This is a predicted structure of an 87-nucleotide RNA (c-di-GMP-I riboswitch aptamer) from a Candidatus Bipolaricaulota bacterium. The prediction has a mean pLDDT of 85. NCBI's taxonomy places the organism under Bacteria, Bacteria candidate phyla, Candidatus Bipolaricaulota. Rfam family: c-di-GMP-I riboswitch aptamer. A reference for the family is Weinberg et al. (2007), "Identification of 22 candidate structured RNAs in bacteria using the CMfinder comparative genomics pipeline", Nucleic Acids Res. It was read from a public genome assembly, where an Rfam model found it.

RNA sequence: CGCCCGAAAAGGGAAACCCGGCGAAAGCCGGGGACGCCACGUCGCGGACCUAAGGGAAGGGAUUCCUACGGUGGCCGGACUGCCGAA
Numbered sequence: 001c002g003c004c005c006g007a008a009a010a011g012g013g014a015a016a017c018c019c020g021g022c023g024a025a026a027g028c029c030g031g032g033g034a035c036g037c038c039a040c041g042u043c044g045c046g047g048a049c050c051u052a053a054g055g056g057a058a059g060g061g062a063u064u065c066c067u068a069c070g071g072u073g074g075c076c077g078g079a080c081u082g083c084c085g086a087a
Base pairs, nucleotide, nucleotide: 005085006084011038012037017032018031019030020029021028022027035074041080042079043078045077046076047075048072049071050070054067055066056065057064058063
């Protein structure tokens, strides 16, 4: 110095829940709040999972089913970038 790794310190992020906003929903954004994390930073690229507005199918209808071009990066891989330095 590099890789694995994760002690200490610095630093970063922020689950549930509450308030406001956006959305058909899943969910997201802002404020409060900290369960957890140390790439819980970025990219939905592959898988997984959630939703089904629109579209399609069935039905006399109510309604049911299928579908992501919508989401989850705090589910698993992958790509890119980055902080600290004990064993």